Predicted 3D model of a 596-nucleotide part of an RNA (large-subunit ribosomal RNA, domain I) from a Syntrophorhabdaceae bacterium. Lineage of the source: Bacteria > Pseudomonadati > Thermodesulfobacteriota > Syntrophorhabdales > Syntrophorhabdaceae. The full RNA is in RNAcentral, with records from ENA. The prediction has a mean pLDDT of 82.

Context: one part of a larger RNA
RNA sequence: AGCAUGUGGUAGAUGCCUUGGUGCCAAGAGGCGAUGAAGGACGUGGUUAGCUGCGAAAAGCUUCGGGGAGCCGCUAAGCAGGCUUUGAUCCGGAGAUUUCCGAAUGGGGCAACCCAUUCCGAGUAAUGUCGGAAUAUUCCGCAGGUGAAUACAUAGCCAGUGGAAGGCGAACGAGAGGAACUGAAACAUCUAAGUACUCUCAGGAAAAGAAAGAAAUUCGAUUCCCAAAGUAGUGGCGAGCGAAAUGGGAAGAGCCUAAACCAAAUAUACUUAUAGUCCGUGAGCGUUGUAUAUUUGGGGUUGUAGGAUAAUAUUGGAGGUUUUUACGGAAACCUCGGGAAGUUACAAAGCUGUUCUAUAGCAAAAUAACAUGGAAAGGUUAACCAUAGCGGGUGAUAGUCCUUUAUGCGAAAUAGAAUAACCUUCCUGGAUAUUAUCCUGAGUACCACGGGACACGUGGAAUCUUGUGGGAAGAUAGGGGGACCAUCCCCAAAGGCUAAAUACUACUUGGCGACCGAUAGUGUACAAGUACCGUGAGGGAAAGGUGAAAAGAACCCCGUUGAGGGGAGUGAAAUAGUACCUGAAACCGCAUGCUU
Numbered sequence: 001a002g003c004a005u006g007u008g009g010u011a012g013a014u015g016c017c018u019u020g021g022u023g024c025c026a027a028g029a030g031g032c033g034a035u036g037a038a039g040g041a042c043g044u045g046g047u048u049a050g051c052u053g054c055g056a057a058a059a060g061c062u063u064c065g066g067g068g069a070g071c072c073g074c075u076a077a078g079c080a081g082g083c084u085u086u087g088a089u090c091c092g093g094a095g096a097u098u099u100c101c102g103a104a105u106g107g108g109g110c111a112a113c114c115c116a117u118u119c120c121g122a123g124u125a126a127u128g129u130c131g132g133a134a135u136a137u138u139c140c141g142c143a144g145g146u147g148a149a150u151a152c153a154u155a156g157c158c159a160g161u162g163g164a165a166g167g168c169g170a171a172c173g174a175g176a177g178g179a180a181c182u183g184a185a186a187c188a189u190c191u192a193a194g195u196a197c198u199c200u201c202a203g204g205a206a207a208a209g210a211a212a213g214a215a216a217u218u219c220g221a222u223u224c225c226c227a228a229a230g231u232a233g234u235g236g237c238g239a240g241c242g243a244a245a246u247g248g249g250a251a252g253a254g255c256c257u258a259a260a261c262c263a264a265a266u267a268u269a270c271u272u273a274u275a276g277u278c279c280g281u282g283a284g285c286g287u288u289g290u291a292u293a294u295u296u297g298g299g300g301u302u303g304u305a306g307g308a309u310a311a312u313a314u315u316g317g318a319g320g321u322u323u324u325u326a327c328g329g330a331a332a333c334c335u336c337g338g339g340a341a342g343u344u345a346c347a348a349a350g351c352u353g354u355u356c357u358a359u360a361g362c363a364a365a366a367u368a369a370c371a372u373g374g375a376a377a378g379g380u381u382a383a384c385c386a387u388a389g390c391g392g393g394u395g396a397u398a399g400u401c402c403u404u405u406a407u408g409c410g411a412a413a414u415a416g417a418a419u420a421a422c423c424u425u426c427c428u429g430g431a432u433a434u435u436a437u438c439c440u441g442a443g444u445a446c447c448a449c450g451g452g453a454c455a456c457g458u459g460g461a462a463u464c465u466u467g468u469g470g471g472a473a474g475a476u477a478g479g480g481g482g483a484c485c486a487u488c489c490c491c492a493a494a495g496g497c498u499a500a501a502u503a504c505u506a507c508u509u510g511g512c513g514a515c516c517g518a519u520a521g522u523g524u525a526c527a528a529g530u531a532c533c534g535u536g537a538g539g540g541a542a543a544g545g546u547g548a549a550a551a552g553a554a555c556c557c558c559g560u561u562g563a564g565g566g567g568a569g570u571g572a573a574a575u576a577g578u579a580c581c582u583g584a585a586a587c588c589g590c591a592u593g594c595u596u
Base pairs, nucleotide, nucleotide: 001595002594003593004592005591006590007589008588009587015581016545017544020516021515022513023512024511025510026509027508028507029505030504031168032167039101040100041099042055043054044053046079047078049075050074051073061095062094063093064092065091066090070083071082072081106115107114108113116135117134118133119132120131121130122129137165138164139163140162141161142160144158145157146156172203173201174200175199176198177197183190187236213219214218223250224249225248226247227246233241234240254497255496256495257441261298262297263296264295265294266293267292268291269290270289275288276285277284278329279328280327281326282325283324305440306439307438308437309436310435311434312433313432314431315430317336318335319334320333321332322331323330337428338427339426340425341424342423350422352420353419354418355417356416357415358414359413361409362408363407367382368381369380370379383400384399385389391403392402393401446470447469448468449467450466451465452464453463456482478491479490480489481488532539533538552580555567556566557565558564
């Protein structure tokens, strides 16, 4: 030196464990914010570094409930001092306080800082000083002042007053803008893709939506799913793209206006004694009336076309008031009666009761002995409960030890839902038929050119949309049925609202997993978006396990009053000693044997 055996060191694999993660399901909630958010800075404890909580009333204050013996959050003990059956700590509802920054909003600013003005108050001999409130911008409403071109006026401006907005937030949604890599085995039309991304806006969903539809003699708003179907088509007919009718399901809900016409108000114009005053006759009154414009109320809303007005015909509960007056008729309004509906559209605000739910909780059955062992829940023997033998814990594996569990019960307060009555609204107050007149959404439909969307790339290209230009009809009218024309059929544009079925999950609660188990699973099981790196945008770790219980090693010895170790002691175990479960390999020793 090599090999072998034994025994150690180092190292931290493996096994076991799980406080953490991950995916999905159900329910809830689907927002927070000028009443100052999200997110922070700085404070705040007797002692306080970090985390958590809280805000100068600062690990908290008040009150109403729950609960019932200990408590003064965690790392994390100690010291000191308190609270508590006159019910603390703790849990829940409501309230108070809530520095400074931040949309940040009195002005400024290098965020957490600086400096103000006005009014009120405190204090001072007075000033300084202190406290409270108000003071940003934009828009809308109201009512003032002032006031151009331009005489009145209007616009504008100013201060006042009452509202609203602003910012943040995971995905889902609508709209506006909108790539490239890539694929086409190159590449330009095409594709990727109306995707990524940017902007605006909204809601708990959004969007869409009650046919100027689709079809073929029929259906009857929208949305979503399955099929139709990778079909019909489209396509340098390449790569690719790719329907619809229809059938089956989910869910189901329909409505309001504009106009015609009537009435009122306001403004302007006109008539100068009458056209008016609900109608007829008589009497009376007359800035009444007529026209135009605007506003408000009534009316009215569709395809079997509908509606308005007028006339005619038929028919329809009661009572009252008014329409200058008398009589007759008519109309309008009110009350009663009858009927219908309703807070998500179709109008809209609540109150009360009941029930349920959420936000704390409560009750909850039944086992002993023996032996082993440090410890019994494992073993043996003998019992019991079960609407409860899910799960977790307890010194090894517990239905009967603890906590839970099945089941049953519970709210002062706040919130939500359902339901009933009150309440509110509508109809009856008109309806039907015939004729006539009027109305039924205009720079619209449509056309041309240029684009875009439709599965459809300009094509024979309908349909939808619109930048530019042109530009209708008026119900005997108009649009569609994939160029276009005819016939036939369907529909009713140019205004609007609308629940559900659908999408998503930052957040709360509950549950589940042939999901992970510390190089895995989130980047983070630990003082993790921390330490650290970067001017910055940004990047971004490592790091879990003593033991049943600290019983965490009194005392002695070596050593520098060390580090560390040797005894002693604890413990079942210390080769479980905080560098702590197990403790592999590489690597390094020691002892013995053999070989050289």